Transfer RNA from a Ktedonobacterales bacterium, 86 nucleotides, folded computationally. The sequence was found in a public genome assembly. It matches the Rfam family "tRNA". By type it is a transfer RNA. The organism belongs to Ktedonobacterales, within Bacteria. The prediction has a mean pLDDT of 81.
[in-house]
RNA sequence: GGAGGGAUGGCAGAGUGGUCGAUUGCGGCGGUCUUGAAAACCGCUAGGCGAGAGCCUCGUGGGUUCGAAUCCCACUCCCUCCGCCA
Numbered sequence: 001g002g003a004g005g006g007a008u009g010g011c012a013g014a015g016u017g018g019u020c021g022a023u024u025g026c027g028g029c030g031g032u033c034u035u036g037a038a039a040a041c042c043g044c045u046a047g048g049c050g051a052g053a054g055c056c057u058c059g060u061g062g063g064u065u066c067g068a069a070u071c072c073c074a075c076u077c078c079c080u081c082c083g084c085c086a
């Protein structure tokens, strides 16, 4: 340099136009149980702004659309394969 895949919450990971600021698991917090713990089971659990009601946030910035994590463009970063130089 060429081709392809990817970036989502503390971590992993699903979601490919509306039911989503968002499934599930791990982790964390609380509880039930237990003499006590572990295990199991139940509930809760992203961040920012705001007195509140609410608003914003899916790598960054734009665009399309009534509506975008999802589609398009540019950029940044990561991974795989190929090629080139050494």
Stems, first nucleotide, its partner, number of pairs: 001082007010026003018066001027045006046057004059075005